c-di-GMP-I riboswitch aptamer from an Actinomycetota bacterium, 77 nucleotides, folded computationally. Taxonomically the source falls in Actinomycetota (Bacteria, Bacillati).
RNA sequence: CCACGAGAAAGGCAAACCCGCUGCGAGGCGGGGACGCAAAGCCAGGGGUCUCGAAGUGAGGCAGCCCAGCCACCGAA
Numbered sequence: 001c002c003a004c005g006a007g008a009a010a011g012g013c014a015a016a017c018c019c020g021c022u023g024c025g026a027g028g029c030g031g032g033g034a035c036g037c038a039a040a041g042c043c044a045g046g047g048g049u050c051u052c053g054a055a056g057u058g059a060g061g062c063a064g065c066c067c068a069g070c071c072a073c074c075g076a077a
Stems, first nucleotide, its partner, number of pairs: 004075002012037002017032006035064001041070002045067003048062005
């Protein structure tokens, strides 16, 4: 360095649910809260899924569903 991921150390994130604000909605943001997470960091490019809409070669959402891409802490086997 590449891979890998300890009954390791330090630190990190935060499901459900509740409260507030916001959006037609899927959802988003903040606070509380921890089910979990070694990328549960970023990214909507591919798949998937969800919303709005009478409809789509329409407009949006989801990264804690998978893949690709980018970046990163620690160091036993």